[in-house]
RNA sequence: GCCUUAUCGAGAGAGGCGGAGGGUACAGGCCCUGUGAAGCCCGGCAACCAUCGUACAAAAGCGAGUGUACGGGAAGGUGCUAAUUCCUGCAGAGUUAAUCUGGAAGAUGAGGA
Numbered sequence: 001g002c003c004u005u006a007u008c009g010a011g012a013g014a015g016g017c018g019g020a021g022g023g024u025a026c027a028g029g030c031c032c033u034g035u036g037a038a039g040c041c042c043g044g045c046a047a048c049c050a051u052c053g054u055a056c057a058a059a060a061g062c063g064a065g066u067g068u069a070c071g072g073g074a075a076g077g078u079g080c081u082a083a084u085u086c087c088u089g090c091a092g093a094g095u096u097a098a099u100c101u102g103g104a105a106g107a108u109g110a111g112g113a
Stems, first nucleotide, its partner, number of pairs: 002112007013042001015041003021032003026089004043081003048077002051072007085105001090102004
């Protein structure tokens, strides 16, 4: 990098270093930034994996394992920490509007070839 799958309108510091840019890429918007950007460290948030518990499932019973759902905590593996994935780029509904729905793309996790 590719495939599958789940989630993406909630949440998270007036800390330290750092110094000008940033909102992943392209285009168009709209924003953030010296009352200090990116990045790094610390802190924090969340709870995908992992972990613990409960319930249910597969021809009967017990146990284990597996799967699904719900719940707990947050020590471990990730992730995240302005704005809906900041918004729009495609399609449909709608009066050409507002607006709504879906898709694409992307991000993150888990699994796989």
Molecule: SAM riboswitch aptamer (S box leader)